RNAcentral holds the sequence, with entries from ENA. Transfer RNA from a bacterium, 74 nucleotides, folded computationally. It matches the Rfam family "tRNA". The family's RNA type in Rfam is transfer RNA.
[in-house]
RNA sequence: ACCGGCGUAGCUUAGUGGUAGAGUAGCGGUCUCCAAAACCGCUGGUGGAGGUUCGAUUCCUCCCGCCGGUGCCA
Numbered sequence: 001a002c003c004g005g006c007g008u009a010g011c012u013u014a015g016u017g018g019u020a021g022a023g024u025a026g027c028g029g030u031c032u033c034c035a036a037a038a039c040c041g042c043u044g045g046u047g048g049a050g051g052u053u054c055g056a057u058u059c060c061u062c063c064c065g066c067c068g069g070u071g072c073c074a
Base pairs, nucleotide, nucleotide: 001070002069003068004067005066006065007064010024011023012022013021018054026042027041028040029039030038047063048062049061050060051059
């Protein structure tokens, strides 16, 4: 430099046009002599900017970051 993949909650991830779910963590409660476990509830997210669309996490373009592959130079 080129090609491909990935970027969603603090972390691990699902969803791929109709307005985002799970596990874990955190907080509160029930229980307990206390704690843990278990159970119930709550909080919290689509990398950035444009475009297409009635509607974008999803499709297109550019940028940023990460991973892999190929190549070049000294």